[in-house]
Context: one part of a larger RNA
Molecule: small-subunit ribosomal RNA, 3' major domain
Organism: uncultured organism
C1' cells in the first nucleotide's frame, strides 16, 4: 500500500423476508460422469463445465475405429520435356484405386505462345503437442462505481494528498467544505426501439362521406382515419407548495400520451482468475514426412448395471373429449413459398393459379367464448412401450430419420433432505415465426404477439458487492 477477519460504522442487489410458479419423486428428450467398446474423435469441469463449442452426426460432416489403396502427395506457383486434355468403351474392385482400348489440339511474326500432362527439385500437408511461449476473441467479478494521471504540497522513503469529511444520488451524480488545483478512462447523455402529437407522402395499405355492387374495399372515387417511413415537436424537477445554505428530497399538486433515468436494447473502465480457446482463425517452439499426411468403403460419435445437470409431458374437473365461433404480432419465400379444386380416415398425393411479394403463398393462431358429454376412477386422466400397416425426404432410413393410421395403454394420485426463477405487461399460461436445414431425432436456441396476477412489514439473519475505519 493492499488483501483478509465468525472486528466496527454506512449503503446496495430477487441477497433474505413477503408472495407466485417450479426443480429434487415418474416417463421421455438432451448434455455430462462412469463403464463398455476395434472406435464409442476432441475440447469445456465450483460459482464462470454439463439442451456448452454443435444455428441440424444416416453417407458427407468426421477429426475416431477396421479394412483397401496413394507417396512431391487432395489444392496453388516455378519447372526440363511431352502433345494432348476432355469425352466414349472394356476388365478388376465394396469404392477409392489399378490395367487396357479408342478418340484427339489451337494461335503463330515459325523464334515461340495458349492449354493440358508432367520427371528431378524448390515449395507441401498435419483437427499432432504446448492456451503455462503468444495474437485475436470470450466468460466472470459487474452495468459494480470505481481506476488513474499532470502540476503543487506533505513524508528520509515506500507512499500520501487530490479520491477523505458533511449532505445527496441509480452513479467518484451533484452541492458544501478542505493543500490542493485541474485532467483522463468509466457514470450519464449523444445511438436504436417503444409510448403521444404534428408535417410530408398515398400504392400493393386504408374506407368517413358519395355512387355502383355478384355484398368481397369488389369497382368508381377519396387522403379524412388506420397504417407505412422520413422529418419534426415533446419531459427539463421546467411550473406551484413544503423542507433545505446548496445539491436535492417530499406532494391522491397542476398541466400532460408520458414525471422525475418513462419502458426496453446496444454500450462492459483499470484490472482479477498463468480462467477458456493452438479444434474458427493466426502464430513461436517441438514432433511427424511410403505417415501423426491424403483418398475410399463399412462401422463409430446414437453403446448401458448406474450417477448428476438442463428440459418436455403429466399425475387431472380452474380439467379431458366433441361440435360451433372470435381476435394477433413478427418473420420467411424463385434449385423457393405453393392457393383453389379433386383423391386419401390421415401423414400425404395430384393439380397448377398467383407471387422476386404492404399485392400471392406459408397461414388453420392457441388459450378464449357458446353448447354438449364425462362424475373422481389409475378413469373418456396420463401417454411411455410394443405389434401391424403406411407417407415423405434422400443414391441409401438395418445399425440410426421424421411423420400418419389401427391396436397396445407402462410409471405416475403434487414428489425427502435440499434447491431455482421472478418486482409488471413481469411471473404464470397460450400459441405463432425464424436461423441451421434434402430430411430430422427441436421438448433446444432465438424472436413475436394473446391472456395476465400475487407480494415487498422491513434490512436482524444467509449470499455477493461498494465506501470509511
Nucleotide at each position: 500500500u493492499g488483501a483478509c477477519g465468525g472486528g466496527g460504522g454506512u449503503c446496495c442487489g430477487c441477497a433474505c423476508a413477503a408472495g407466485c410458479g417450479g426443480u429434487g419423486g415418474a416417463g421421455c428428450a438432451u448434455g455430462u460422469g462412469g463403464u463398455u467398446u476395434a472406435a464409442u474423435u476432441c475440447g469445456a469441469u465450483g460459482a464462470u463445465a454439463c439442451g456448452c463449442g454443435a444455428g441440424g452426426a444416416a453417407c458427407c460432416u468426421u477429426a475416431c475405429c477396421u479394412g483397401g489403396g496413394c507417396u512431391a502427395g487432395a489444392a496453388u506457383g516455378c519447372g526440363a520435356g511431352u502433345g494432348a486434355c476432355c469425352g466414349g468403351c472394356c476388365c478388376u474392385g465394396a469404392a477409392a484405386g489399378g490395367g487396357g482400348c479408342u478418340u484427339u489440339u489451337c494461335c503463330u511474326u515459325c523464334g515461340g505462345g495458349a492449354c493440358a500432362c508432367a520427371a528431378a527439385g524448390c515449395a507441401a500437408g498435419g483437427u499432432g503437442c504446448u492456451g503455462c511461449a503468444u495474437g485475436g476473441c470470450u466468460g466472470u467479478c459487474g452495468u459494480c462505481a470505481g481506476c488513474u494521471c499532470g502540476u503543487g504540497c506533505c513524508g528520509u522513503g515506500a507512499g500520501g494528498u487530490g479520491u477523505u469529511g458533511g449532505g445527496u444520488u441509480a452513479a467518484g451524480u451533484c452541492c458544501c467544505g478542505c493543500a490542493a488545483c485541474g485532467a483522463g478512462c468509466g457514470c450519464a447523455a449523444c445511438c436504436c426501439u417503444u409510448g403521444u402529437c404534428c408535417u410530408u407522402a398515398g400504392u400493393u395499405g386504408c374506407c368517413a362521406g358519395c355512387a355502383c355492387u355478384u355484398c368481397g374495399g369488389g369497382u368508381g372515387g377519396g387522403g379524412a382515419c388506420u397504417c407505412u417511413a422520413a422529418g419534426g415537436a415533446g419531459a427539463c424537477u421546467g411550473c406551484c407548495g413544503g423542507c433545505g445554505c446548496a445539491a436535492g428530497c417530499c406532494g391522491c399538486g397542476a398541466g400532460g400520451a408520458a414525471g422525475g433515468u418513462g419502458g426496453g436494447g446496444a454500450u462492459g473502465a483499470c484490472g482479477u482468475c498463468a480462467a477458456g480457446u493452438c479444434a474458427u482463425c493466426a502464430u513461436g517452439g517441438c514432433c511427424u514426412u511410403u505417415a501423426u499426411g491424403c483418398c475410399c468403403a463399412g462401422g463409430g460419435c446414437u453403446a448401458c448395471a448406474c450417477a448428476c445437470g438442463u428440459g418436455c409431458u403429466a399425475c387431472a374437473a380452474u380439467g379431458g373429449c366433441c361440435a360451433g365461433u372470435a381476435c394477433a404480432g413478427a418473420g420467411g419465400g424463385u434449385a423457393g413459398c405453393g392457393a383453389a379444386g379433386c383423391c386419401g380416415c390421415g401423414a400425404g398425393g395430384u393439380g397448377a393459379a398467383g407471387c422476386c411479394a404492404a399485392u400471392c403463398c406459408c397461414a388453420g393462431a392457441a388459450a378464449g367464448c357458446u353448447g354438449g358429454u364425462c362424475c373422481c376412477a389409475g378413469u373418456u386422466c396420463g401417454g411411455a412401450u410394443u405389434g401391424g400397416a403406411g407417407u415423405c425426404u434422400g443414391g441409401a432410413a438395418c445399425u440410426c430419420g421424421a411423420c400418419u393410421c389401427c391396436a397396445u395403454g407402462a410409471a405416475g394420485g403434487u414428489g425427502g433432505a435440499a434447491u431455482c426463477g421472478c418486482u409488471a405487461g413481469u411471473a404464470a399460461u397460450c400459441g405463432c415465426g425464424c436461423a441451421u436445414c434434402a430430411g430430422c431425432c427441436a421438448u433446444g436456441g432465438u424472436g413475436c404477439g394473446g391472456u395476465g396476477a400475487a407480494u415487498a412489514c422491513g434490512u436482524u439473519c444467509c449470499c455477493g458487492g461498494a465506501c470509511c475505519u